Predicted 3D model of a 72-nucleotide RNA (transfer RNA) from Coemansia sp. RSA 2559. Model confidence (mean pLDDT): 85 of 100. Rfam family: tRNA. By type it is a transfer RNA. Rfam links the family to the GO term triplet codon-amino acid adaptor activity.
RNA sequence: AGCAUCUUAGCUCAGAGGAAGAGUGGCGGGCUCAUAACUCGCAGGUCCCUGGAUCGAAACCAGGAGGUGCUA
Numbered sequence: 001a002g003c004a005u006c007u008u009a010g011c012u013c014a015g016a017g018g019a020a021g022a023g024u025g026g027c028g029g030g031c032u033c034a035u036a037a038c039u040c041g042c043a044g045g046u047c048c049c050u051g052g053a054u055c056g057a058a059a060c061c062a063g064g065a066g067g068u069g070c071u072a
Base pairs, nucleotide, nucleotide: 001071002070003069004068005067006066007065010024011023012022013021018055026042027041028040029039030038048064049063050062051061052060
């Protein structure tokens, strides 16, 4: 330098046009003499950035940034 791929909750990841979920972690309750385990609930997101198309975007298009891999 070229090509491919990824970027969503603290972490690991779903979500392919009607507006965001799970697991895990955090906080609170139940259970227990108590702790763990189990169980119920709660909080937590400018969906990497900027623009565009659309009635409507995390998702589609363009440009940019960063990570990873391959080729040189």